[in-house]
RNA sequence: AAAAGGCUAACCAUUCGAAAGAAUGGAGCGCAAAGCCAAUGACCUAAGGGUUGAGUCCUCAACCUAUGGUAGCCUGGUUGCCGAA
Repeated sequence: AAAAGGCUAACCAUUCGAAAGAAUGGAGCGCAAAGCCAAUGACCUAAGGGUUGAGUCCUCAACCUAUGGUAGCCUGGUUGCCGAA
C1' cells in the first nucleotide's frame, strides 16, 4: 500500500445521575489502537463538607474542595488485525 474487518463524534429518543457525565438504540465527524487500564499531568462537575455575605431566624447567593467524571486531552502500562518495504 492493499485486503478482511472493527470502533463510533455531533445530534435525536429513553433511562440513570445533584451535575459533569454514563448506558441502550438510531446516526456517523472521524480513528492504525478512537481496544482495555484513572498510574502521571491536564480539564469538567460540586451532591456532601468548609468559608463569607445578605435577608431574617432558616433560607438565598458567592467562593474553595473530589470521594464524582473525561481513555475521542497528553504521558504511561497492557492486549491486538494485515504483512510490500
c-di-GMP-I riboswitch aptamer from a soil metagenome, 85 nucleotides, folded computationally. The coordinates come from a structure-prediction model, not an experiment, and the mean pLDDT is 85.